Predicted 3D model of a 160-nucleotide RNA (SAM riboswitch aptamer (S box leader)) from Nocardioides sp. AX2bis.
RNA sequence: AGCUCAUCAAGAGGGACUGAGGGAACGGCCCGUCGAAGUCCCGGCAACCGCCACGAGCCUCCGCCCAGCUACCCGCCCGGACCCCCGGACGGCGCGCAGUCGGACGUGGAAACGGUGCUAACUCCGUCCCGGUGCGAAAGUCGCCCGGGGAAGAUGAGGA
Numbered sequence: 001a002g003c004u005c006a007u008c009a010a011g012a013g014g015g016a017c018u019g020a021g022g023g024a025a026c027g028g029c030c031c032g033u034c035g036a037a038g039u040c041c042c043g044g045c046a047a048c049c050g051c052c053a054c055g056a057g058c059c060u061c062c063g064c065c066c067a068g069c070u071a072c073c074c075g076c077c078c079g080g081a082c083c084c085c086c087g088g089a090c091g092g093c094g095c096g097c098a099g100u101c102g103g104a105c106g107u108g109g110a111a112a113c114g115g116u117g118c119u120a121a122c123u124c125c126g127u128c129c130c131g132g133u134g135c136g137a138a139a140g141u142c143g144c145c146c147g148g149g150g151a152a153g154a155u156g157a158g159g160a
Stems, first nucleotide, its partner, number of pairs: 003158006013042005021031003025127004043119003048115003051109005060104004065099001068095002073092003077088004123152001128149005134144003
């Protein structure tokens, strides 16, 4: 760089250094010398992950362990028969109650601690598609407005 899933209308800023850009791209519209971006310090917000609890009425799912079962198959042993067959025991393979533990998933909780994230404007709005007894003097076109979906992006978690 790329893949999968979830979320994106809420929330939360001061200082130091520095000095012209920034809001992903493009268009718009904004922010910025009353200090942009960046770096550092100290705060804050939120609850994605770690963390805590629970999973029921016969009942969430998977794995480990395991009472027990095991026709066929494999190994080995015993007895009979004697190349090949028959019977039995043990082990493997296979199935697996209950229970415990772990994980997945779900619901709820906490914000103390750890890993991230965020801290102007809905992801600032639009971009592609669909819809509307909507507006622009009827229809079409076009523009605008409103709603839905997508694309793209951001963040987290997972996996490789």

The model forms 94% of the base pairs in the Rfam consensus. The coordinates come from a structure-prediction model, not an experiment, and the mean pLDDT is 76. It was read from a public genome assembly, where an Rfam model found it.